Model confidence (mean pLDDT): 84 of 100. A computed fold for a 1443-nucleotide RNA from a metagenome, annotated as small-subunit ribosomal RNA. The sequence is in RNAcentral, with records from SILVA. Its Rfam family is "Bacterial small subunit ribosomal RNA". Rfam links the family to the GO terms structural constituent of ribosome and ribosome.
RNA sequence: AGAGUUUGAUCUUGGCUCAGGAUGAACGCUGGCGGCGUGCCUAACACAUGCAAGUCGAACGAUAUAGUGGCGGACGGGUGAGUAACGCGUAAGCAACCUACCUUCAAGACUGGUAUAACCUGCUGAAAAGUGGGCUAAUCCCAGAUAGUAUUUUAGAGAUGAUUUCUCUAUAAUUAAAUGCUUUAGCGCUUGAAGAUGGGCUUGCGUCCUAUCAGCUAGUUGGAGAGGUAAUGGCUCACCAAGGCGAAGACGGGUAGCUGGUUUGAGAGGACGACCAGUCACACUGGAACUGAGACACGGUCCAGACUCCUACGGGAGGCAGCAGUGAGGAAUUUUCCACAAUGGGCGAAAGCCUGAUGGAGCGACGCCGUGUGAGUGAUUAAAUCCUUCGGGAUGUAAAACUCUGUCAGAGGGGACGAUAUUGACGGUACCCUCAGAGGAAGCCCCGGCUAACUACGUGCCAGCAGCCGCGGUAAUACGUAGGGGGCGAGCGUUAUCCGGAAUUACUGGGCGUAAAGCGUAUGUAGGUGGUUUUGUAAGUCAGAUGUAAAAGAUUGCGGCUCAACCGUAAUAUGCAUUUGAAACUACAAGGCUAGAGAGAUUCAGAGGAGAGCGGAACUUACGGUGUAGCGGUGAAAUGCGUAGAUAUCGUAAGGAACACCAGUGGCGAAGGCGGCUCUCUGGGGAUUUUCUGACACUGAAAUACAAAAGCUAGGGGAGCAAACGGGAUUAGAUACCCCGGUAGUCCUAGCCCUAAACGAUGGUCAUUAGGUGUGUGAGGUAUCGACCCCUUACGUGCCGCAGCUAACGCGUUAAAUGACCCGCCUGGGAAGUACAGCCGCAAGGUUAAAACUCAAAAGAAUUGACGGGGGCCCGCACAAGCGGUGGAGCAUGUGGCUUAAUUCGAUCCUACGCGAAUAACCUUACCUGGAUUUGACAUGCUAGUAGUACCGACCCGAAAGGGAAGGGAUAUCGGUUUACCGAUGAGCUAGCACAGGUGCUGCAUGGCUGUCGUCAGCUCGUGUCGUGAGAUGUUGGGUUAAGUCCCGCAACGAGCGUAACCCCUAUUGUUAGUUGAUACUCUUUAUUGAGAUCACUCUAGCGAAACUGCCUCGGAUAACGGGGAGGAAGGUGGGGAUGAGGUCAAGUCAUCAUGGCCCUUAUGUCCAGGGCGACACACGUGCUACAAUGAUACAUACAAAGGGGAGCAAUACCGCAAGGUGGAGCAAAUCCCAAAAAGUGUAUCCCAGUUCGGAUUGAAGGCUGCAAUUCGCCUCCAUGAAGCUGGAAUCGCUAGUAACUGCAGAUCAGCGUGCUGCGGUGAAUACGUUCUCGGGCCUUGUACACACCGCCCGUCACACCAUGAAAGUCAGGAACACCCAAAGCCUCGAUUACUCGAGUUUAAGGUGGUAUUGAUGAUUGGGGUGAAGUCGUAACAAGGUA
Repeated sequence: AGAGUUUGAUCUUGGCUCAGGAUGAACGCUGGCGGCGUGCCUAACACAUGCAAGUCGAACGAUAUAGUGGCGGACGGGUGAGUAACGCGUAAGCAACCUACCUUCAAGACUGGUAUAACCUGCUGAAAAGUGGGCUAAUCCCAGAUAGUAUUUUAGAGAUGAUUUCUCUAUAAUUAAAUGCUUUAGCGCUUGAAGAUGGGCUUGCGUCCUAUCAGCUAGUUGGAGAGGUAAUGGCUCACCAAGGCGAAGACGGGUAGCUGGUUUGAGAGGACGACCAGUCACACUGGAACUGAGACACGGUCCAGACUCCUACGGGAGGCAGCAGUGAGGAAUUUUCCACAAUGGGCGAAAGCCUGAUGGAGCGACGCCGUGUGAGUGAUUAAAUCCUUCGGGAUGUAAAACUCUGUCAGAGGGGACGAUAUUGACGGUACCCUCAGAGGAAGCCCCGGCUAACUACGUGCCAGCAGCCGCGGUAAUACGUAGGGGGCGAGCGUUAUCCGGAAUUACUGGGCGUAAAGCGUAUGUAGGUGGUUUUGUAAGUCAGAUGUAAAAGAUUGCGGCUCAACCGUAAUAUGCAUUUGAAACUACAAGGCUAGAGAGAUUCAGAGGAGAGCGGAACUUACGGUGUAGCGGUGAAAUGCGUAGAUAUCGUAAGGAACACCAGUGGCGAAGGCGGCUCUCUGGGGAUUUUCUGACACUGAAAUACAAAAGCUAGGGGAGCAAACGGGAUUAGAUACCCCGGUAGUCCUAGCCCUAAACGAUGGUCAUUAGGUGUGUGAGGUAUCGACCCCUUACGUGCCGCAGCUAACGCGUUAAAUGACCCGCCUGGGAAGUACAGCCGCAAGGUUAAAACUCAAAAGAAUUGACGGGGGCCCGCACAAGCGGUGGAGCAUGUGGCUUAAUUCGAUCCUACGCGAAUAACCUUACCUGGAUUUGACAUGCUAGUAGUACCGACCCGAAAGGGAAGGGAUAUCGGUUUACCGAUGAGCUAGCACAGGUGCUGCAUGGCUGUCGUCAGCUCGUGUCGUGAGAUGUUGGGUUAAGUCCCGCAACGAGCGUAACCCCUAUUGUUAGUUGAUACUCUUUAUUGAGAUCACUCUAGCGAAACUGCCUCGGAUAACGGGGAGGAAGGUGGGGAUGAGGUCAAGUCAUCAUGGCCCUUAUGUCCAGGGCGACACACGUGCUACAAUGAUACAUACAAAGGGGAGCAAUACCGCAAGGUGGAGCAAAUCCCAAAAAGUGUAUCCCAGUUCGGAUUGAAGGCUGCAAUUCGCCUCCAUGAAGCUGGAAUCGCUAGUAACUGCAGAUCAGCGUGCUGCGGUGAAUACGUUCUCGGGCCUUGUACACACCGCCCGUCACACCAUGAAAGUCAGGAACACCCAAAGCCUCGAUUACUCGAGUUUAAGGUGGUAUUGAUGAUUGGGGUGAAGUCGUAACAAGGUA
């Protein structure tokens, strides 16, 4: 000192959360020792038992611890209920007071007397206790004497700032005592004065929240009198007056003992008030007095109440908020200990007694502090565990082992200070010495980020975690466990609370245009603030001095316990008060001034306001004329009006409302607002002048006035418009948008309402700080004959812009800049501008204005994308223009579905569906049924065994696989020895172990490959610059292009991947080369038959050439480029192919392959037979064949290209109607073969028909391939001859050698295609154009989207839960009032010798009553919040489809 969290990213605002410190703590796990502290925060709940206040025989009687008497029980100890108060704190005052014991001084203590308790005795009672009679003492009590500076009365003088004061003088009256005790030292007694100590009272200032408490008060405020008190005083009483308090918060409500201090904080502040200390209050609850120096009395009294106990039922006793302790409550808080040794207190002359004050010990890790749990050496880095890429790595010098030490604890011995002397509870304690032995002594939390610390396994949105963000849906560093690591350490975490961080209430130290926040506007009271000058005062201010600010604590220095905690000692204070000065500033008083403000004079502009009158256009209605079938309305219609004459048109009349053009970011007004013209009344403002007043000013809580529209009351008025309402449309619906009608209302008068996005979302006033340019109204200057123009200036009103400010946008002399003053307002989102309460209102409603609960965000500005039923530009067979199809039929094929033992699996919008599959009869094959098999069908390694072994195998069982099996039958290398042999290693086999194997799962763990946008023109980088930043610039702009292609411009300059080009085919040509190719040539043959010749031509295939906007012209910016033209085989990328940027779709593929993880292992592996992948109510895609005459059939006849061929292609020939068969010349191919090209052309038939179209389906017969053709192949011939007559909505392809038509070949392949891949032949039509549809590119705009419009998101309803408001009521609390009754006690009065009795007043408790208030509860009800994927719509965000 900061950090996390809103976003795709950014900056800001803003809340939430964390890291720190603290505690009288509690809980969880754990726990060696010691010192010093500390320990009922809850029930001021109830208390068993013991103790906590006695003492004096030197006061007295007496047997006495009992009694009389004295002193003390008002201290000490406890608690915090009450109290918001002179209670506390601080500073003063008492001239308004008291003070036992103590100290000092002065004076005195004389003479007498009567009782009474104890005791004795009688009686009553259970007890507690009471009562009668009798005796007796005192330092008990009483009478008298004496006495003053005492008290009281009167008179006089002086003092003081001053009073009811003080001092002095005189005068009158009143009041004392214990000659008691004694050990002879003394102790006591009385009066007075003074001191000390302690108290009482008064006052200034300070002392919590609430205004949803705004008015309170009758002893209330004051007076003079009396009473009362120690003393002032309405403290009390009678009388008189009517005051007193309050927005600077009275009264009421809630909460609370206050302080020194404690804790936190840099401080200012905030929170708290345990222990210790001061003070107050209280003592079961309430009331009351007595005694006394002192009490209205914790361990005293009386009364009442509640509770507990005793009882003989008549009546009594009690008060732990003293110390221990018990129960209860609670998350939670100790021993029924020792001692008066010390300190202190009471009594006493003293000895001494008493002392749960106090000193100590005990219990508790409750806190702080100290200390230990060992130290050194020790690698083969042991074992074990964990991880692993299997090599190793980690725990880890850690352990073991060896060598040491002895703190603490333990055992033994000595032994204090606290006390100079008598006395030691603590305590045989602290401390010291000796002894033995590493022995008795470590845990807790955390490891995703914040925040130091990572791996494995398990789990699989489950279990769970979580302070915030958030983890977990099969590879979790976030759950659980383990290993490892980090932190702290006798503790560690959690919970709770406080401060901090939080500048998040901002005095120090915040804000208000858009984030929360300027009252709708003005007038103005209190208050706050205030121009210039002189003099004075001294309240503020500043300086000095004095007093006080208790001690403890804190800070600093020094010192004592071994250190520290702890303790001792010294120093240090911001406050308050008193006093002495200063006089600049503020203030106050007095006096001036004129720059602020106001008034006057002259003048100007204006929809400023109120009232009255007048006007024309338009509209509607009425009447009349003309006139005829429609009008009106819409996207299109309909409702509506009209033959009873509308609409249209002309004339007349009536009515109400509003005032076109002028008209303008023009004017006026405080705002709301104000618009035809004229008149009357009236407010404000500007300019000029500098005549007057002389600070008269600014702001403004409360208050008052005004205040759009809508709405309300009463009365008018009502043309048009128009909520509600009716009808017609639209629509899935349409309580809307559109249309036809239409009532309140809109208008006027009078009165309410008082709110608006009442906005410049910007309070008012004053001052200062660059400019430029419009506009409105003045004034001055210059100029002019004059009006303009021009210049200067003032006041308004706009735009742009420097500095500055701002989160940015923006503001910018009309500030959101810089300063001053005053007011209002804000403090996360929602709940909510809501509830309750008060005030206002006729009502509607307005105003003031919360909480529970809930979320971790909500929000502002800007950025990049994406999107828009936003805009602009551009492109594409995208549309349009055309040609031909699909969709209808039959069949083929693929898919879905259904079926099935199985119909294996994958592909599913474009981008799946003649797709993977360039060939499912077996095989393929992955599926099903059945039969087998288990180191395996296949690979590698190890161990052991194996000689008739490997291998071949007739034969038997079997569907085969497989099993069995006669018989036959090899053989390598090395060594030893010597061959007739032995050993070892191989190969093979058998058994076993590692492992193989898997088309099992996950394409959402992956690689690779592929599809798509898209052959679209884009995608980026470096440096620089701009911006706080995300980012921007470059890449935008003007042109141009197929193109981010090129040119120009430009805070950019360059570069890369794409584009283009380089590559292949094709079109022209040169050259080289001519066999198997070619033929202008020669010979020959029936014959391109054969031979020769030649390579000119065609062709083949190598190398070249050629095209580049090169040339001309026009346009263009003189550019890029475009239009046209020439030449040329080809012309503007010539045509085609290959080539696919950065990315998108968690696109496709784990079944091509590879691969992580998971799963199976006598099976999910492997082998075999048969079946299935070919099923079939149905739906879809892609194709083939057709429906016919541009045709079909028959015959004749012409012209290709590109391919393939050895388990091959196969000619001629022969057989068969044909498929095909026989046979086999030639050819590993420019030579031979497949091979016939077909459409075409010619001739003929058919004659518009379900046909000589069409060929499905079916029957019978054949052929080919193959082990096999039934499920399930292809072909041929004969027969059969279905649907179909050009195809609904919709939809596809194609822009030239293209579409269409037409055949040929190939791959795969034993065989099999209408599919696929290639090839040639014939060979069109159309494109005006870019409005619309789809897709794409660039720029711009809006956005509440960013999973990005298949987005986001609103409200009702239904269900569940939560808190809350209202509610007939019900219950309870505290407080007050009125009345009734009234104990004890004080007081008063009366009676009485006295004791005492009676009465009265007042009063606690109790009772009754109604009101106010707070809380709980309440059928029902209102809205609110939160919930999984519910229902209905689609209101908002894009022009969100009606802004």